[in-house]
Context: one part of a larger RNA
RNA sequence: CGUACACGGUCAAUGCCUUGGCAGUCAGAGGCGAUGAAGGACGUGCUAAUCUGCGAAAAGCGCCGGCAAGCUGAUAUGAAGCGUUACUAGCCGACGAUCUCCGAAUGGGGAAACCCGGUGUAACUCGUUACACCAUCUUCAGGUAAAUCAAUAGCCUGAUGAAGCGAACCAAGGAAACUGAAACAUCUCAGUACCUUGAGGAAAAGAAAUCAACCGAGAUUCCCUUAGUAGCGGCGAGCGAACGGGGAGCAGCCCAGAGCCAGCAUCAACUAACGCAUUAGGAAAGCAGUCUGGAAAGACUGGCAAUAGAGGGUGAUAGCCCCGUAUCUGAAAAUGCGCUUGUUGUGAGCUCGAUAAGUAGGGCGGGACACGUGAUAUCCUGUCUGAAUAUGGGGGGACCAUCCUCCAAGGCUAAAUACUACUGACUGACCGAUAGUGAACUAGUACCGUAAGGGAAAGGCGAAAAGAACCCCGGCAAGGGGAGUGAAAUAGAACCUGAAACCGUGUACGU
Numbered sequence: 001c002g003u004a005c006a007c008g009g010u011c012a013a014u015g016c017c018u019u020g021g022c023a024g025u026c027a028g029a030g031g032c033g034a035u036g037a038a039g040g041a042c043g044u045g046c047u048a049a050u051c052u053g054c055g056a057a058a059a060g061c062g063c064c065g066g067c068a069a070g071c072u073g074a075u076a077u078g079a080a081g082c083g084u085u086a087c088u089a090g091c092c093g094a095c096g097a098u099c100u101c102c103g104a105a106u107g108g109g110g111a112a113a114c115c116c117g118g119u120g121u122a123a124c125u126c127g128u129u130a131c132a133c134c135a136u137c138u139u140c141a142g143g144u145a146a147a148u149c150a151a152u153a154g155c156c157u158g159a160u161g162a163a164g165c166g167a168a169c170c171a172a173g174g175a176a177a178c179u180g181a182a183a184c185a186u187c188u189c190a191g192u193a194c195c196u197u198g199a200g201g202a203a204a205a206g207a208a209a210u211c212a213a214c215c216g217a218g219a220u221u222c223c224c225u226u227a228g229u230a231g232c233g234g235c236g237a238g239c240g241a242a243c244g245g246g247g248a249g250c251a252g253c254c255c256a257g258a259g260c261c262a263g264c265a266u267c268a269a270c271u272a273a274c275g276c277a278u279u280a281g282g283a284a285a286g287c288a289g290u291c292u293g294g295a296a297a298g299a300c301u302g303g304c305a306a307u308a309g310a311g312g313g314u315g316a317u318a319g320c321c322c323c324g325u326a327u328c329u330g331a332a333a334a335u336g337c338g339c340u341u342g343u344u345g346u347g348a349g350c351u352c353g354a355u356a357a358g359u360a361g362g363g364c365g366g367g368a369c370a371c372g373u374g375a376u377a378u379c380c381u382g383u384c385u386g387a388a389u390a391u392g393g394g395g396g397g398a399c400c401a402u403c404c405u406c407c408a409a410g411g412c413u414a415a416a417u418a419c420u421a422c423u424g425a426c427u428g429a430c431c432g433a434u435a436g437u438g439a440a441c442u443a444g445u446a447c448c449g450u451a452a453g454g455g456a457a458a459g460g461c462g463a464a465a466a467g468a469a470c471c472c473c474g475g476c477a478a479g480g481g482g483a484g485u486g487a488a489a490u491a492g493a494a495c496c497u498g499a500a501a502c503c504g505u506g507u508a509c510g511u
Base pairs, nucleotide, nucleotide: 001510002509003508004507005506006505007504008503009502015496016460017459020431021430022428023427024426025425026424027423028422029420030419031165032164039102040101041100042055043054044053046078049075050074051073061096062095064093065092066091067090070082071081072080107116108115109114117134118133119132120131121130122129123128124127136162137161139159140158141157142156143155144154169200170198171197172196173195174194180187184234210217211216221248222247223246224245225244231239232238252412253411254410257352258351259350260349267345268344269343270342272340274338275337276336277335278334279333281329282328283327287302288301289300290299291298303320304319311323312322313321361385362384363383364382365381366380367379368378371397392407393406394405395404396403447454448453467495470482471481472480473479
């Protein structure tokens, strides 16, 4: 030095576990904000820090209801206190109060959490303090008032509303390129990504100037199909319907006007009573002995209950120990919904009449239609034009006739449909700490970057801290040896299990 075996060190794989994730289902909710939001800064405790809560009334105040024998949030002990049968500790819920400073931030400014004012009222030590108000714009009302007589603009005052944030879904206005075409230009990607504006719990669309085909249907939306069909297409790559059929869900109306009649249908807001639901809860049956063991829920013996054998915990595997579960039940207050009453506003019914003009259409240029200008109908319109008036007009894919069908140029409309930042319950041939969220832990933290931005690692003693009193070595160390705890300490905090690489010790053998 090597090989073998044994025993260790190091390391942290594996196994087991789960506080956290992922994906859904069913419900709820679908907004918050000048009554100052979302998000923050700084404070706030017997408290030095971080988290949580709260706001100078600061881990909290009032009141109403529920629970209640314990409590003063966590790391986290300690100290000092509060309370124990309820009007009173503490906890839970409804409603209130307070709510510094920044932030739309709104008195002005500003390098966010800071600086500096004006007016009014009150107080007093007479120049300070306290409180309130003072942004902009829209709409409405009033006042005043130029050039310029009148008027208007402007200015002033009051009231009303807006603003900002938010995950996706929705509508509208703008709008790419990589890519594909095996290059590339029409084309495709795609009206997609992205930007802007606006709205709602959904939005949009919507009651035929629609289809159909000589038979007929009867608003819109969504799904299945028709169908990868008919078509479009450097007829390349590719793009790609409709009619019809089957379902989900169904709902129809008003105005462009006069008369009659009536305040009745409908809708909205408010109001009161009732009901249901939600926001705290409550009741609710029933186990003992022996054995093993550190521990019984295990085994054996005997018993009980079940509208409850969902699930979780308890020193191993518990219907009957604990929390729960089935079932029944409950609200002073608040909110939502339903129904009814009332008030206010709206206006129901009948008759006669009327039937949306720079519009329809046309020329030129674009765009949308599955349809790239094509033989190209239909829809929209930048520009130039420009009808008819129900004896009328539009459409039926060039165009014409016949026939059929509908009535544009005003408006409203639930449901079926889309989505989930958020709340509750439940589910998984989903993950189990290099997985699953980036994040199971002080995580969008530490750290990096001027910045936009990038972005980790890190879980497990034990049933219970019973977390090792005391002694010894050592530097009043680190670390270790005894003792003690414990079922176990090779479970000792660098703590479950503890593989391999790697490093040793001992023994045997080889050289």